[in-house]
């Protein structure tokens, strides 16, 4: 140092997760992709020597162990940037909202008289009566209805009679009282947040229409802009919190593949 035949080992590795804690299946990363079958997230199977069982390949070094460099990726915090939610607060220095005022375009009325003011009379509005309409109750109708204390007629039976009669009277049938039940209309009675080319009475110029007078040119819409107030808090805005995404940004930490060094059996036989 060589050759032969074993053993240790190895045939992915890693992250967050879950777990007492370790590993696998599951999801992610990785990568010239690295053995098969069975078992498994309501888990499956071990216990710091921490995947069971079964089967196969390689095998003392390019291929197994460590140390240390790189760092694909992955987690954590902290800062920014954007987006969103909740609570609090105050308010016109912004905006939305409303009324009032003033301009400007544009329309439409107006000297056949606008805006405005006086008067007057309607209509709005209150009350009250009528009608109507609805709602209820009662009448009338229909229908049912007393086995004894309603009526009528009473078969059979029954008393009275010598007899001719006659007398109460069960069932039944008929009518009907009180009750029960229905019903389109129709009478009456009563109640209204309904209703009026009803009638009367009060209110009152807030508003509308219509007349007479006065008086003499603007009035009205619809957009724009301006100012002025007001109300509320819708967005903006301050103050507190949470949540998603997001970064050539910083720190920690976990870390594949790769790299440079080190290390590491047993026997036989040359």
């Nucleotide at each position: 140092c060589c050759g032969u035949g074993c053993u240790a080992g190895g045939c992915g590795g890693g992250g967050a997760g879950g777990u007492a804690g370790c590993g696998g299946u599951g999801c992610c990363c990785u990568g010239u992709c690295g053995c098969u079958c069975g078992c498994a997230a309501u888990c499956c199977g071990c216990u710091c020597u921490a995947g069971c069982g079964a089967g196969g390949c390689c095998g003392a070094a390019u291929c197994c162990c460590c140390u240390c460099c790189c760092g694909a990726g992955g987690g954590g915090c902290a800062c920014g940037g954007c987006c969103u939610c909740c609570g609090g607060g105050g308010a016109c220095a912004g905006u939305g909202c409303g009324c009032c005022u003033g301009c400007g375009c544009u329309g439409a009325c107006g000297u056949u008289g606008a805006u405005g003011g006086u008067c007057c009379g309607g209509g709005u509005c209150c009350c009250g009566u009528g009608c109507g309409g609805u709602g209820u109750c009662g009448g009338c109708c229909c229908g049912u209805g007393a086995a004894u204390c309603a009526g009528g007629u009473c078969a059979g039976g029954u008393c009275c009679g010598g007899a001719a009669g006659g007398a109460a009277g069960c069932a039944g049938c008929c009518u009907u009282a009180a009750g029960c039940g229905g019903u389109c209309a129709c009478c009456g009675a009563u109640a209204u947040g309904c209703g009026c080319a009803a009638c009367g009475g009060g209110g009152g110029u807030u508003c509308c229409c219509g007349g007479a007078c006065c008086g003499g040119a603007g009035u009205c819409a619809u957009c724009g802009c301006a100012g002025a107030c007001g109300a509320g808090a819708g967005c903006g805005c301050c103050c507190g919190g949470g949540g998603a995404c997001u970064g050539u940004u910083g720190c920690c930490u976990c870390a594949g593949a790769g790299g440079c060094g080190g290390g590491u059996g047993c026997a036989c036989g040359g």
The RNA shown here (Bacterial large signal recognition particle RNA) has 270 nucleotides and comes from a Solirubrobacteraceae bacterium. The model forms 90% of the base pairs in the Rfam consensus. It matches the Rfam family "Bacterial large signal recognition particle RNA". The family's RNA type in Rfam is non-coding RNA gene. Its mean pLDDT, the model's own confidence on a scale to 100, is 76. The organism belongs to Solirubrobacteraceae, within Bacteria. The gene name in the source record is ffs.